[in-house]
Molecule: small-subunit ribosomal RNA
Organism: uncultured prokaryote
């Protein structure tokens, strides 16, 4: 995408055409579907105009085998298609010939009976185109060739219509053969009327169709029996096409009428609307018996997702039957329902912008529905009224129908929906919802910003339909004939011989089967195609061609195929000289090693491991020496070396045996390839009998190691490994690569032989036949393979069709078992998998760095405080940060404020903005009540600015209304901005080329080197950016400017650089020098660069700052800041007052202090640098023990102040819980501040807790570092043991790179990719599902044995009956027949037994989902 006999949903004007139980061949109420003929017969009624007309049951004809239904059955001469002989054929045409003389009897009808009833018995009568006989026979028919046999109807009244024999036709019909006609081999054998003959017998006809009897046949791997399924076929749907799938309507055979038999009749049936008989079922009944058969047409009930009216007509077209008129005809033509399909038509057309109103969306400006509506100006298809009205019908007849069609009116009037919109697929916002509700074809979508769920607005397809569902075929080259694969994705048989089969070398000569050509017959019509016609058009009808590829005959042709004849030597094989070899099998023999055993020296310890023990020795092990037993294997040689078909072979000999290889040849002459079955062979383990066991070693024991260790390692050890014979038959039996011939570049090894071609005799060249390695064209998804093919062809075999279930379960085979082999299906999933990429990872490898280990210092983990967090408390202990990279973090400083949090008490256009209305006119101060805000309320003080002078401008405060303010609420997983962190680690990337189908590679890989992708070479690359480095800034030398607050060498002078003086020092702060592997030697590859060395104030980045690539952690932050969305608006927003963040059984983390003598105390007294000060710093002086207080100079600062630097240095404690330590508590005080209770620091007295150097464990540090001892400072009233700084004292180690941690390059493996904190396998436990087994029940078909044996046909018989005929004549009697019995046969039926197959099942196995 195409279709449809469709169903559902949601809608629904109109007309033409077609089609309308697909399911229960379920069961039928009621009607109708087969009669007709008086020109064959006879009765009996009616009417009658007396001419006749009509009815009614009967005989007889002639139809009722046709038309109409329906697919159970059937896998078959059923069907399809072509042919064949040994047949019927009413009714029709054509012909010939004939139609003659006779006779008996039964319907109806009457009598008389039986039954409810359906129907029925007996006796009596009668007609015929009913029935019998006789004659007659051209031509029939039988025949033994002498013969013999057999017809027939009449009606009417003149016209025919029939009627009987014969033949031909024509129509329909039996019967036979080739070919074609579904699945299953887990269906491998089938058949006894089977096969076939003879003789009978049958039929319309051949024919085991029957039957007696004889032979043993027939059928089958080209698939028989057997099973499932199924009407066939023209065609019909898809497809390019081959195919596939289907077998409604139409048409053509077939089969079948309730189920199963079975005959009658008859031209034709074994008969839908006839008979019998069984059997189920239904109705009637008087219980005694009867009656039916919708798969006919309406039509009812069930069944179903589902299919229609108990309509009208013979008018038409056909049928039956009549001479005809005409009758029947649910065949047919027609209305009817229902959008089922197809097909046509409409629902209105032009204008029409203020771009209306209303939605809907918005960046608030406008866009969009939208020319769409409205509103003008037209038109009437359809629909509706009226009117007229067909053809269908030759003369009549018209169901349809007052239909179709025409024509007139009137008025836009009566007429539009579905389903979609995330990507496939055309067409997006909005809102609501929030992993819910719910889409979903397949990927999937929703978890608070859903173009995917619902609505809405808008759009896009289709349109009287449009979507779902189902089915089919295409797409699907996804079963591949056209046209696929098998080295790793699924897929080479483990590997030989070898049947049937396939498929075959070269040249010729006949056949003509196959093959080509041409004539011919058929191939039904419809259908499809092409070109015409008719319906206003189409859709439908209709006419004429092609076509129908298949199929038979006939005739030619002879190339290939094929058969046959008769050759040939490329193939194949033979012979004949040589070769090489762990090819096979048997017997035999060698030696070196293990162990055991004797024996002999010898004296603790051997063995074994990472370390041990188990275990072996003092009864003498181990070691070591001589003898001796035994079993099993064959070091070196020894090799991608040989040799076998594969499995596999390995010391030496010999017997015997198989293949192979080179050379030559004057033989054979296609004998060849391949190989389903089929047979042999076949590695290890394993079974089976009997031997043998030395040494190893499943099982088992023990010792260890482990949490555990049924393991891995150690001591032992038993099947077994070995030998015969015998099974097993499988293995990653591999080259993951069947065999077999030929073709197509080369290179360089290596086995075995040739030619001896060249020559330097041992190389070089060539040719076979093996066996690697590289590599070219070409193939390949890619690796990769390439003369030994995975290339190009050919021929044969096996195999494969998505993963799992499963190579499993049944079922067959084979096996002694183990277990082989053949081999499903339910049910699950969207994947399963190959091969390359690029990453991440590794208890993988190489190579490098880092306070990363080692070397050292010095601490934390203990103790008491402090301070952060957890917890747990509470009205509240606001929130945030969580591994490293939260936890002295945000917080450079919560009594109050801060303040988010708690209680209460208060406000609502607000504490703050704009904007508009009114008023007022500033603010500000002081008072009262109240805990305060100020909800209410007092008192005094005090009255804005600018002006064009207009109550006009501007501000400010109050007052109302609305629009908004406001929120530290929420979402850091919606964002920005900043930040941490890998990591200041060297690394991220790109243009252009180039290689790759591609992802992607390459550059960036290599060699070197470096701190460093730094630098050099070298490279299919050249190049270029973000990073590294430099560029900045401090410091470390010198110069030079400048010389005040800074400095003082020289000269004066002071208590002091205090002052003249003076810038030379130092120091400041500008601006320059200086370092650059420059220089000199070694080493490097003459490179980059490294190692010494010199000068230098400094030397290989000099030391330190700042500077942080492309990215990672859905890293922190919405509570700095902005910010989308959502959420509160008399409260989640404001003010206030108190509390709370500062609790406290506990646990963690970051720090102080210390535990002490490198100390504590006490006393002495030198040397710094940065910072900092005006509501500041505060000198000096006084008070107090002290915190501090009270006066008071100087300074806005190189000028004045903090300001005492402190570790040192003297003395003194002497090892103690102390003269350490200094926590808690008590008690006086101080300062800061509206206030120190909750809850500040700080000071004196007193008081004196843990705590003796710290477990597992972990931090910092490489040099002016660590430690160590003091100082500044921010912020702040006020509070530091925190942070930020800043100088002073000043070590100690670093062998080196194994390991721990991070990290960077190259390479590897991967089944990871959310990327190892990954994926992932089993048991167990739980719930579903489906399936194997399974005592066994129940069903079905089928078989086979017997019994029973209806109806009926046939056989016998037929004593009973018995009109025609003979013939006798009195009965009788003869032929011929009927009933009846009988026998075969046989359906239904019963009983056993077998097969196959369904269903159910307690327990049971294993699978799949979660």
């Nucleotide at each position: 995408g195409a279709a449809c006999g469709a169903a559902c949903g949601c809608u629904g004007g109109c007309g033409g055409c077609a089609g309308g139980c697909c399911u229960a061949a379920c069961a039928c109420a009621u009607g109708c579907a087969a009669g007709u003929c008086g020109a064959a017969c006879g009765c009996u009624c009616u009417c009658u105009u007396c001419g006749g007309a009509g009815a009614g049951a009967g005989u007889g004809g002639c139809g009722c085998a046709c038309g109409g239904g329906u697919g159970a059955g059937u896998a078959a001469c059923g069907c399809g298609u072509g042919g064949g002989a040994a047949c019927c054929u009413a009714c029709c045409a054509u012909u010939g010939a004939g139609u003659a003389c006779g006779g008996a009897a039964c319907a109806a009808c009457c009598c008389a009976g039986g039954g409810a009833a359906a129907c029925u018995u007996g006796g009596g009568c009668u007609a015929a185109u009913a029935c019998c006989g006789u004659a007659u026979a051209c031509g029939c028919c039988c025949u033994a060739c002498g013969g013999g046999g057999g017809a027939a109807a009449g009606a009417u009244u003149u016209a025919u219509c029939g009627c009987u024999c014969a033949a031909u036709g024509a129509u329909g019909g039996g019967c036979c053969c080739g070919c074609g006609u579904u699945g299953g081999a887990u269906u491998a054998g089938g058949u006894a009327g089977u096969u076939g003959g003879u003789g009978g017998g049958g039929u319309a006809a051949a024919a085991g169709c029957c039957u007696a009897c004889c032979a043993a046949g027939c059928c089958u791997a080209c698939g028989a029996u057997c099973u499932a399924u199924a009407g066939c076929u023209g065609g019909u749907u898809u497809g390019a096409g081959a195919g596939g799938a289907u077998g409604a309507u139409c048409a053509g055979c077939c089969a079948c009428a309730c189920u199963g038999g079975g005959a009658c009749u008859g031209a034709g049936a074994c008969a839908c609307g006839g008979c019998c008989c069984a059997g189920a079922c239904u109705c009637c009944u008087a219980c005694g018996g009867g009656a039916g058969g919708c798969a006919g047409c309406a039509g009812u009930g069930g069944g179903g997702a589902a299919u229609a009216u108990u309509g009208g007509a013979c008018a038409a077209u056909g049928g039956g039957g009549g001479a005809a008129a005409c009758c029947c005809u649910g065949a047919u033509c027609c209305a009817g329902c229902a959008a089922u399909g197809c097909c046509g038509c409409g629902u209105g057309a032009g204008u029409g912008a203020a771009g209306a109103a209303g939605g809907c969306c918005u960046u608030c400006g406008g866009g969009u529905u939208g020319u769409a509506a409205a509103g003008c100006u037209c038109u009437u298809u359809u629909a509706c009224c009226a009117a007229g009205g067909a053809a269908g019908a030759u003369a009549a007849u018209g169901a349809c129908g007052g239909u179709a069609c025409u024509u007139g009116g009137g008025g836009a009037a009566u007429a539009a929906g579905c389903c979609c919109c995330g990507g496939c697929u055309a067409a997006c916002u909005u809102c609501g919802u929030g992993c819910c509700a719910g889409c979903a074809g397949c990927c999937g979508c929703g978890g608070u910003a859903a173009u995917a769920c619902g609505a809405a607005g808008g759009g896009g397809g289709c349109u009287a339909g449009c979507g779902u569902u189902g089915u089919u075929c295409g797409g699907a080259a996804u079963u591949a004939c056209u046209g696929g694969g098998c080295g790793u994705a699924a897929a080479g048989g483990g590997c030989g011989u070898g049947u049937a089969g396939g498929c075959g070398g070269u040249a010729u000569g006949a056949c003509a089967a196959g093959u080509u050509g041409a004539g011919g017959g058929a191939g039904a019509a419809a259908u499809c195609c092409c070109g015409g016609g008719g319906c206003u058009u189409a859709a439908c009808c209709u006419c004429g061609g092609a076509a129908c590829u298949g199929c038979c005959c006939u005739c030619a042709a002879a190339a290939c195929u094929g058969u046959u004849g008769a050759g040939c030597u490329a193939g194949a094989g033979a012979c004949a000289u040589a070769g090489a070899g762990a090819g096979g099998u048997g017997a035999g023999u060698a030696g070196a090693a293990u162990u055991c055993c004797u024996a002999g020296u010898g004296u603790a310890g051997a063995g074994g491991u990472g370390a041990a023990a188990u275990u072996c020795g003092u009864a003498g092990a181990u070691a070591u020496u001589a003898g001796g037993a035994a079993g099993a294997a064959u070091a070196c040689c020894a090799g991608u070396g040989g040799c076998g078909a594969a499995g596999g072979c390995g010391g030496c000999u010999c017997a015997c045996u198989g293949g192979c290889u080179a050379u030559g040849u004057a033989c054979u002459g296609a004998c060849g390839c391949u190989g389903a079955g089929g047979u042999g062979c076949g590695a290890a383990a394993g079974c089976g009998u009997g031997g043998g066991g030395a040494g190893c070693a499943a099982a088992c024991a023990g010792g260890a190691u482990u949490a555990g260790a049924u393991a891995c390692c150690c001591u032992g050890g038993u099947a077994g490994u070995c030998c015969a014979c015998g099974c097993c038959g499988u293995a990653a039996a591999c080259g993951a690569u069947g065999a077999a011939u030929g073709c197509u570049a080369g290179a360089u090894g290596u086995u075995g032989g040739g030619c001896c071609a060249g020559c330097u005799u041992g190389c070089u060249g060539u040719u076979c036949a093996g066996u690697g390695u590289c590599g070219c064209a070409g193939c390949u998804a890619a690796c990769g393979c390439a003369u030994u093919a995975a290339g190009a062809a050919u021929u044969c075999c096996g195999c494969c069709u998505g993963g799992g279930g499963a190579g499993u379960a049944c079922g067959g085979u084979c096996g002694c078992a183990a277990g082989a082999u053949u081999a499903a299906a339910a049910c699950u999933c969207a994947a399963a998998g190959g091969a390359a990429u690029u990453g991440a990872c590794g208890g993988g490898g190489g190579c490098c760095c880092g306070c990363a280990c080692a070397a050292g210092c010095g601490g934390u983990g203990g103790a008491g405080c402090a301070u952060g967090u957890g917890g747990u408390u509470u009205a509240a202990u606001u929130c945030g940060a969580a591994g490293c990279a939260a936890c002295g973090c945000g917080c450079a400083g919560a009594a109050c404020c801060u303040u988010a949090c708690c209680a209460g008490c208060c406000c609502u256009u607000g504490a703050c903005a704009u904007a508009c209305c009114a008023a007022u006119c500033g603010c500000g101060g002081u008072u009262c009540c109240g805990a305060g805000a100020g909800a209410c309320u007092u008192u005094c003080c005090u009255u804005c600015a600018g002006u064009u002078c207009g109550g006009c401008u501007g501000g400010a405060u109050u007052g109302g209304a609305u629009a908004c303010a406001g929120g530290u609420g929420c979402u850091g997983c919606a964002u920005g901005g900043c930040u941490u962190u890998c990591g200041u680690c060297a690394g991220c990337u790109c243009g252009u080329g180039u290689c790759g189908u591609g992802a992607g590679a390459u550059g960036u890989u290599g060699g070197g080197u470096u701190a460093a992708g730094u630098c050099c070479c070298g490279c299919a690359a050249c190049g270029a950016g973000c990073g590294c480095a430099a560029c900045c800034c401090c410091c470390a030398u010198c110069c030079u400017u400048a010389g005040u607050u800074g400095c003082c060498a020289u000269c004066a002078u002071u208590u002091a650089g205090u002052u003249g003086g003076g810038c030379a020092c130092u120091c400041u702060a500008g601006g320059g020098a200086a370092a650059c592997u420059g220089c000199c030697g070694g080493u490097g590859a003459u490179a980059a660069g490294c190692c010494g060395g010199a000068g230098g104030a400094a030397g290989g980045u000099g030391g330190g700052g700042a500077u942080g690539a492309c990215g990672u952690c859905a890293a922190g932050u919405c509570c700095u800041c902005a910010u989308g969305g959502c959420c509160c608006u008399u409260a989640u927003g404001g003010g206030c007052u108190g509390g709370g963040c500062u609790a406290c059984a506990c646990a963690c983390g970051u720090g102080c202090u210390a535990c002490a003598a490198u100390g504590g105390c006490g006393g002495u007294g030198a040397c710094a640098g940065u910072g900092a000060g005006c509501a500041g710093c505060c000198a000096u002086u006084c008070c107090g023990c002290g915190a501090g207080g009270a006066g008071g100079a100087g300074c806005u600062a190189a000028u004045c102040u903090g300001u005492a630097a402190a570790a040192g240095c003297c003395g003194u404690c002497u090892c103690a819980g102390u003269u350490c330590c200094g926590a808690u508590u008590g008690u006086u005080c101080u300062c800061u501040g509206c206030a120190a209770c909750u809850c500040g620091a700080g000071a004196g007295c007193a008081u004196g807790a843990a705590g003796u150097u710290g477990g597992a464990a972990u931090c910092g540090c490489u040099a002016g570092u660590a430690a160590u001892g003091g100082u500044g400072g921010a912020g702040c009233a006020g509070c530091a043991u925190g942070c930020c700084a800043c100088g002073g004292u000043g070590a100690a180690u670093a062998c080196g790179u194994u390991c721990c941690c991070g990290g960077g390059c190259c390479u590897u493996g991967u089944a990871c990719a959310c990327a190892c904190c990954g994926c992932c396998c089993g048991u167990c436990a739980c719930a579903c599902c489906a399936u194997g087994g399974g005592a066994g029940u129940u069903g079905g078909u089928u078989u086979u044995a017997c019994c029973c044996g209806a109806a009926g046909c046939c056989u016998g018989u037929g004593c009973g009956c018995g009109a025609a005929c003979c013939g006798u004549u009195u009965g009788g009697g003869g032929a011929g027949g009927c009933a009846g019995c009988u026998g075969a046969c046989c359906a239904c039926g019963g009983u056993g037994g077998g097969a196959u197959u369904a269903g159910c099942g307690a327990c049971u196995g294993g699978g799949g989902u979660g």